[in-house]
Molecule: FMN riboswitch aptamer (RFN element)
Organism: uncultured Ilumatobacter sp.
RNA sequence: GAACCCUCGCGGGGUGUGGUGAAAAUCCCAACCGGCGGUGCAAGCCCGCGACUCCCUCGAUGAUCCGACACCCGAAAAGUCGGUGACCGAUGGACUGAUCCUGUGACAUCCAGGAGCCGACGGUCAAAGUCCGGAUGGUAGCGAGGGGAC
Numbered sequence: 001g002a003a004c005c006c007u008c009g010c011g012g013g014g015u016g017u018g019g020u021g022a023a024a025a026u027c028c029c030a031a032c033c034g035g036c037g038g039u040g041c042a043a044g045c046c047c048g049c050g051a052c053u054c055c056c057u058c059g060a061u062g063a064u065c066c067g068a069c070a071c072c073c074g075a076a077a078a079g080u081c082g083g084u085g086a087c088c089g090a091u092g093g094a095c096u097g098a099u100c101c102u103g104u105g106a107c108a109u110c111c112a113g114g115a116g117c118c119g120a121c122g123g124u125c126a127a128a129g130u131c132c133g134g135a136u137g138g139u140a141g142c143g144a145g146g147g148g149a150c
C1' cells in the first nucleotide's frame, strides 16, 4: 500500500409589501436556484449516473380469490394440496430538459467577458424549477473506522 468484505456517518438549492384578477409565491413583470462521478483547467445546459413513472425476468414473503379433497358443527369449532400471485427487493430495459460567441491558454461547449436556454409526478379558488405532498423516504455517490493475499 490495491482489489474486495464489514460497520458507521454524511448525502439539494431557490419568490416578491410589483401588475391583472373574484381567485395566482402557479399567468405577466421582476428576482432567485443548480445533486453526484468524469472530462488535458473549475460544467445545471459535453459524457455518464441518480431521483419520478412504466416494463421483462428473478427472489423472498405469501394478501386475495378460485378449485379439489378433507374436517368441524350446538356455543364454540374445523386444513391440506393445486392454481392465482397484491405489496416488497434485485439485475436489466424504457422514459428522462437545456449553449452559443469572443478572449486567454499547450489544453476549456468547464476559466474570463457577453448574450441565451432548461427544470419529474400529484395537489391547488388560476397554468408551479422556487408553495404543499409522496419524503422524518429513496439514491448517485462522498468520508471515516475495522479486516485484508502478498
Stems, first nucleotide, its partner, number of pairs: 001150001004147007015030002018028002031130002033119002035049004044117002053094003057090003065083005099115005121133003